Model confidence (mean pLDDT): 79 of 100. Glycine riboswitch aptamer from Neobacillus rhizophilus, 105 nucleotides, folded computationally. The model forms 90% of the base pairs in the Rfam consensus. The organism belongs to Neobacillus, within Bacteria.
RNA sequence: AUGAUUGUUGUGGGAGAGUGUAAUAUCUACAUCUACCACCGAAGGAGCAAGUUCCAAAAAAACCCUUGGAACCAAUCUCUCAGGUAAAAGAACCAUAACAGGACG
Numbered sequence: 001a002u003g004a005u006u007g008u009u010g011u012g013g014g015a016g017a018g019u020g021u022a023a024u025a026u027c028u029a030c031a032u033c034u035a036c037c038a039c040c041g042a043a044g045g046a047g048c049a050a051g052u053u054c055c056a057a058a059a060a061a062a063c064c065c066u067u068g069g070a071a072c073c074a075a076u077c078u079c080u081c082a083g084g085u086a087a088a089a090g091a092a093c094c095a096u097a098a099c100a101g102g103a104c105g
């Protein structure tokens, strides 16, 4: 001197679904709290496939194969706990800049 996976921060883009009803409070209204109904999936969270590994059984010299059990294991899939259903905020993900880091050479 190259500067990967990854992480943090900034900037830009970023979907879906009732500004629902009633009451209290506020009082121009919104928001919050309580009760009820209807919905969304892309903060977060949870679940799972193939596959890998282990154990047991059968067979068997051993391995492989077969059966059963267990662990690990993905998502934009599924769930809807949380969150959300005008605007604002947030938002997986994408792009970009800086910083951290230091795989490979």
Base pairs, nucleotide, nucleotide: 006100007099008098009097010096011095012094013093018037020036021035022034038085039084040083044081045079046078047077051072052071053070054069055068056067057066